[in-house]
RNA sequence: GGCGCUCUCGCGGGAGAGAUCGGAGCCUCUUCGGAGGAUCCGGAGCCGAAGGCGCAACCGCCCCGGAAACGCUCAGGCAAACGGACCGCGAGGACAUU
Numbered sequence: 001g002g003c004g005c006u007c008u009c010g011c012g013g014g015a016g017a018g019a020u021c022g023g024a025g026c027c028u029c030u031u032c033g034g035a036g037g038a039u040c041c042g043g044a045g046c047c048g049a050a051g052g053c054g055c056a057a058c059c060g061c062c063c064c065g066g067a068a069a070c071g072c073u074c075a076g077g078c079a080a081a082c083g084g085a086c087c088g089c090g091a092g093g094a095c096a097u098u
Stems, first nucleotide, its partner, number of pairs: 001098002004095001006093008020043005026037004045078003051074001052072003058066002
C1' cells in the first nucleotide's frame, strides 16, 4: 500500500399501523354557547424495521448451540416532525491476511 471483516462519525435514501375514544387539571381564543392545543391517566383497535424474546426449515455429523427481512408484540410506534432495521457514499479506528 491492496483486499476482507467489523466499529464509530458525517451525508443521502429508508416501510407499516387511528391527527382513535373517555377522563383530569393546564394554556390560548371566544359572539360566553363554545372551539382549539399540548401533557398525564385509562379503554378497546392496529403496526413491525430501535431494543428484547422464540426456532419448523437452514447452519451445525448428532446432542448442545447459532441465527434472519421469519414468528411474538414485553418494550416501542400508529398526521407531519423526531425516531427508524437496513442500503449507498465519504472519513477515521480495531482485527485478520497478503

This is a predicted structure of a 98-nucleotide RNA (Glycine riboswitch aptamer). The coordinates come from a structure-prediction model, not an experiment, and the mean pLDDT is 75. Its Rfam family is "Glycine riboswitch aptamer". Rfam describes the family as follows. This family represents the bacterial glycine riboswitch.